[in-house]
Molecule: c-di-AMP riboswitch aptamer (ydaO/yuaA leader)
Organism: Clostridia bacterium
RNA sequence: UAAUACGGUACGCUGAAUCCCUGAGAAGGGAACGGGGGAACCAACUUUUGGGGGUGAAUCCCCCCAUCCGGUGUCGACCAGGUGGGGAGUAGGGUUAACUUUCGACCCGAACCCGGCAGCUAACUUCGUAAGCGUAGAAAGUGGAAGA
Numbered sequence: 001u002a003a004u005a006c007g008g009u010a011c012g013c014u015g016a017a018u019c020c021c022u023g024a025g026a027a028g029g030g031a032a033c034g035g036g037g038g039a040a041c042c043a044a045c046u047u048u049u050g051g052g053g054g055u056g057a058a059u060c061c062c063c064c065c066a067u068c069c070g071g072u073g074u075c076g077a078c079c080a081g082g083u084g085g086g087g088a089g090u091a092g093g094g095u096u097a098a099c100u101u102u103c104g105a106c107c108c109g110a111a112c113c114c115g116g117c118a119g120c121u122a123a124c125u126u127c128g129u130a131a132g133c134g135u136a137g138a139a140a141g142u143g144g145a146a147g148a
Stems, first nucleotide, its partner, number of pairs: 011134004018031005032129006042119001051117001052114004060089001062087007070079003092108005098142006
């Protein structure tokens, strides 16, 4: 000096997931933000064990390996589908520190839930307030602060 690990503080990022009040505490209440159900009108005329639907950016196609299952068969094997792992892409999404946009760069492209059932949807009704992280290149416009 650099990297890594631990702890604290401040700040920032994904996300709805923040703030306030009461209470010794447990917990409760409220605001705000977000999600589900739910008329008329409109839409859809359903293909319903090959289900269907929801939150979310997280969909879709191809290839390889393993395995399960059905069919064909000249018993070499082939075809179709499911599940898991891996690879390369992709609809779409994020960061790049005042904000927006553009360029460049770097990433994500998951997971879970409902339980045969839900289009939209005013009134109404109901649920959530987590979890996980650490960026710093440039240009234009807008805006703010400080100094002279």